[in-house]
RNA sequence: AAAGUAAAAAGCCAAACCCGCCGUGAGACGGGGACGGAAAGCUGCGGGUCUUGUGGGUCAAGACAGCCGGGUUGCCAAU
Numbered sequence: 001a002a003a004g005u006a007a008a009a010a011g012c013c014a015a016a017c018c019c020g021c022c023g024u025g026a027g028a029c030g031g032g033g034a035c036g037g038a039a040a041g042c043u044g045c046g047g048g049u050c051u052u053g054u055g056g057g058u059c060a061a062g063a064c065a066g067c068c069g070g071g072u073u074g075c076c077a078a079u
Stems, first nucleotide, its partner, number of pairs: 012037002017032004022027001035066001041072003045069003048064006
């Protein structure tokens, strides 16, 4: 430097659910809590799902990065 998921250690994140709080809503945030995670860090760029706009739409505005890709940064480490 490259490949990569065998093993170990240190630390990290935190689903469901509960409480508070914001939002018409999808959901966000804080606390508790752990199902899991090697990018479950960041990024709405492509697809997807969901919400709102009385209904519909190939329209508009939003939500989801823990749905799949892309981009970007990055811990450890047998070989």

Predicted 3D model of a 79-nucleotide RNA (c-di-GMP-I riboswitch aptamer) from Methylomicrobium sp. It was read from a public genome assembly, where an Rfam model found it.